[in-house]
RNA sequence: GGGGUGGUGGUCUAGUUUGGUCUAGGAUUCCAGCUUGGGGUGUUGGAGAUCGCAGGUUCGAAUCCUGCCCACCCCA
Numbered sequence: 001g002g003g004g005u006g007g008u009g010g011u012c013u014a015g016u017u018u019g020g021u022c023u024a025g026g027a028u029u030c031c032a033g034c035u036u037g038g039g040g041u042g043u044u045g046g047a048g049a050u051c052g053c054a055g056g057u058u059c060g061a062a063u064c065c066u067g068c069c070c071a072c073c074c075c076a
Stems, first nucleotide, its partner, number of pairs: 001075007010028004020059001029047006052068005
């Protein structure tokens, strides 16, 4: 330098193939209540990401297109 895969709450991850109805679901974590003599477990509620960054297309973009950044892999 060329090609490929990936980047989504504190952490892990689904959703991208067919853009759309409830403005991103699940697990875990954290906070509070209940439960207990206390703790753990269990249970209820809550907090936290607008999707790597910037543009473009569209009535509408995590999803499509372009450029760039980062991680890993392959080729040279």
Molecule: transfer RNA
Organism: Candidatus Woesearchaeota archaeon